Small-subunit ribosomal RNA, 3' major domain from an uncultured organism, 478 nucleotides, folded computationally.

Context: one part of a larger RNA
RNA sequence: UGACGGGGACCCGCACAAGCAGUGGAUCAUGUGGUUUAAUUCGAAGCAACGCGAAGAACCUUACCAACCCUUGACAUACUAAUUAAGAAUCGCAGAGAUGCUUUUUGUCAGUUCGGCUGGAUUAGAUACAGGUGCUGCACGGCUGUCGUCAGCUCGUGUCGUGAGAUGUUGGGUUAAGUCCCGCAACGAGCGCAACCCCUGUCUUCAGUUACCAUCAUUAAGUUGGGUACUUUGGGGAGACUGCCGGUGAUAAACCGGAGGAAGGCGGGGACGACGUCAAGUCAUCAUGGCCCUUAUGGGUUGGGCUACACACGUGAUACAAUGGCAUCUACAGUGAGCAGCCACUCCGCGAGGAGGCGCUAAUCUCAAAAAGAUGUCUCAGUUCGGAUUGUUCUCUGCAACUCGAGAGCAUGAAGUUGGAAUUGCUAGUAAUCGUGGAUCAGCAUGCCACGGUGAAUACGUUCCCGGGUCUUGUACA
Numbered sequence: 001u002g003a004c005g006g007g008g009a010c011c012c013g014c015a016c017a018a019g020c021a022g023u024g025g026a027u028c029a030u031g032u033g034g035u036u037u038a039a040u041u042c043g044a045a046g047c048a049a050c051g052c053g054a055a056g057a058a059c060c061u062u063a064c065c066a067a068c069c070c071u072u073g074a075c076a077u078a079c080u081a082a083u084u085a086a087g088a089a090u091c092g093c094a095g096a097g098a099u100g101c102u103u104u105u106u107g108u109c110a111g112u113u114c115g116g117c118u119g120g121a122u123u124a125g126a127u128a129c130a131g132g133u134g135c136u137g138c139a140c141g142g143c144u145g146u147c148g149u150c151a152g153c154u155c156g157u158g159u160c161g162u163g164a165g166a167u168g169u170u171g172g173g174u175u176a177a178g179u180c181c182c183g184c185a186a187c188g189a190g191c192g193c194a195a196c197c198c199c200u201g202u203c204u205u206c207a208g209u210u211a212c213c214a215u216c217a218u219u220a221a222g223u224u225g226g227g228u229a230c231u232u233u234g235g236g237g238a239g240a241c242u243g244c245c246g247g248u249g250a251u252a253a254a255c256c257g258g259a260g261g262a263a264g265g266c267g268g269g270g271a272c273g274a275c276g277u278c279a280a281g282u283c284a285u286c287a288u289g290g291c292c293c294u295u296a297u298g299g300g301u302u303g304g305g306c307u308a309c310a311c312a313c314g315u316g317a318u319a320c321a322a323u324g325g326c327a328u329c330u331a332c333a334g335u336g337a338g339c340a341g342c343c344a345c346u347c348c349g350c351g352a353g354g355a356g357g358c359g360c361u362a363a364u365c366u367c368a369a370a371a372a373g374a375u376g377u378c379u380c381a382g383u384u385c386g387g388a389u390u391g392u393u394c395u396c397u398g399c400a401a402c403u404c405g406a407g408a409g410c411a412u413g414a415a416g417u418u419g420g421a422a423u424u425g426c427u428a429g430u431a432a433u434c435g436u437g438g439a440u441c442a443g444c445a446u447g448c449c450a451c452g453g454u455g456a457a458u459a460c461g462u463u464c465c466c467g468g469g470u471c472u473u474g475u476a477c478a
Base pairs, nucleotide, nucleotide: 001478002477003475004474005473007472008471009470010469011468012467013466015462016461019426020425021424022423023422026318027317028316029315030314031313032312033311034309035308042053043052064304065303066302067301068300069299070298073129077128078127079125080124081123082122083121084120087106088105089104092101093100094099109119110118111117131293132292134291135290136289141286142282143281144280145278147276152191153190154189155188156187157186158167159166160165171182172181173180197270198269199268200267202238203237204236205235206234207233208232211228212227213226216225217224241264244258245257246256247255248254320419324378325377326376327375328374329373336367337366338365341360342359345356346355347354348353385416390411391410392409393408394407395406396405432454433453434452435451436450437449438448
């Protein structure tokens, strides 16, 4: 000087408390461990691994296993020789296919000093090499997590100290903040904080189609004429600064109350992550040193596996019902996406869906029905709750749904009556609840990312648990 203390003082955070909803019990989905296996590819491991890499494993992906094949190789550069094309389509045979043998059609490169001379391509050969999701994240770059959006971390000069170092950065107030004020052997400065950026909340101006419709006509319908007021869209601008008033304070910084205002003291969200810590994570995104393999640890194919299943854990979905189930009736959103696409409308089918087929490269057309709502019924039951499991018949995608997809109809109708110890999230348009869209994607979400509808309870307070900050103190620690 740090680190640590079941030392002290002060302060903060959904840290506790006060509340609400859960997890832990059930069934299923998904990830992991374990076990099994020819293989169940690999990585991630307290917080900070476990719906994580994976925004989507039937083949492919795919790295794993078995079998069958190739060996200058699927890919790059270089040499020699032959050919002049290459390529496209195609017949037959063998084979699981890769591949091997073979038939036919089409096609016949560019430049030129006209020399197979130059370039290109194919085949054959030889070797330098290619190749490696092989090892090392404790050799590295890059990227990322974490403490933590915590308020800290430092430097120059000066001064003090023999020196390590100190001072500044401590102290009195104050703040979300090393934020600001005052004081002070310090005076300044940098990286952080804040602000500058984006979205949102109010007004204004410009613009008016595909949007809107107050007035005037008109229609089944903003449909048409017309209009750009309103709504709305997207460019510009205004607006909030403790600016104003009162009180408290040290006449300061600031705090408390008030006015006006759409908004008030950081208005609400986001992006933004200091010096560093964990030899944290990643050699399987990529890049890369070293090591290793080179007829194989490289390359191709078919099939299998990653989907196994006495079990254990994590994260979720659905429930156990009446604030509900079922039937009928119908209101009100906002993000988005669409041409190998979204699909109106009509017909067929109980339905998944099928057959025709309009419009739309989209404020125009489509996905698109929003759902929680209202009325009726059921009357507390393992039920008209719950839907697992199983049987069967089908639909769709796709070469192909056996291993191993999703969906529909009929039948079947399991556990489950609110969950032990323990434990999680959340302070407001939040929790809870309700549906909607998107990425990936042929097909396949209960996951992920986004969108809106309805919309709470509670916070006395800081004694305690956890994490963190500042000062101080002790130390057999560095």

RNAcentral holds the full RNA, with entries from ENA, Greengenes and SILVA. The prediction has a mean pLDDT of 83.